[in-house]
RNA sequence: UUCUUAUCCAGAGUGGUUUAGGGACCGGCCCAUUGAGACCACAACAACCUUCCUCCCUCGAGUGAAAGGUGCUAACUCCGGGCGCAUUUAGCGCAAGAUAAGAG
Numbered sequence: 001u002u003c004u005u006a007u008c009c010a011g012a013g014u015g016g017u018u019u020a021g022g023g024a025c026c027g028g029c030c031c032a033u034u035g036a037g038a039c040c041a042c043a044a045c046a047a048c049c050u051u052c053c054u055c056c057c058u059c060g061a062g063u064g065a066a067a068g069g070u071g072c073u074a075a076c077u078c079c080g081g082g083c084g085c086a087u088u089u090a091g092c093g094c095a096a097g098a099u100a101a102g103a104g
Stems, first nucleotide, its partner, number of pairs: 001104008013042006021031003025081004043073001045071001048069003051065002053062003077096001082094004
């Protein structure tokens, strides 16, 4: 970086360093020197993979645990967008984006 599959209305923050931008992109609307974002430390959340536990002969299942690998800790993926369906309105599916697991 590409492909496949699954999920995305839930949940969870403090300190240190740095300093002006950030929320993928465009438009909007927000957040931000009462410190955004990034990095580091510790903590939390979650339960995709591994592991363990319970049930099971096995396969497998679990509203079980959270040790390991990730992820995540403003706002529904912040809202809308491009395509299709429906349309008074609301909406649904796909695409796009993010994350995980697998493959190249």
SAM riboswitch aptamer (S box leader) from a bacterium, 104 nucleotides, folded computationally. The sequence was found by an Rfam model in a public genome assembly. Its mean pLDDT, the model's own confidence on a scale to 100, is 83.